Molecule: c-di-GMP-I riboswitch aptamer
Organism: soil metagenome
RNA sequence: AAAAGGCAAACCCGGCGUGAGCCGGGGACGCAAAGCCACGGGACUGAUGUCAGCGGGGAGGUAUCAGUCAGCCGGGCCGCCGAA
Numbered sequence: 001a002a003a004a005g006g007c008a009a010a011c012c013c014g015g016c017g018u019g020a021g022c023c024g025g026g027g028a029c030g031c032a033a034a035g036c037c038a039c040g041g042g043a044c045u046g047a048u049g050u051c052a053g054c055g056g057g058g059a060g061g062u063a064u065c066a067g068u069c070a071g072c073c074g075g076g077c078c079g080c081c082g083a084a
Base pairs, nucleotide, nucleotide: 006031007030011026012025013024014023015022016021029071035077036076037075039074040073041072042069043068044067045066046065047064048063049062050061051060
């Protein structure tokens, strides 16, 4: 390269969650690991404390903790075919 296939973005419907998001069905933007794993970075969510006025609220910064994303990057493990 080829062959057999595989996965499934956005969006829609139903359900779960405060939320990020997740599960099932439909659906394909794409993916040689778009298989699995939160170890390192990164992004996002929630809670608590704290930060300028007499008091209250909201937004934002910051600290800590708890989460989410593997189709953000790196890393680890397993893996189909085969000219190589």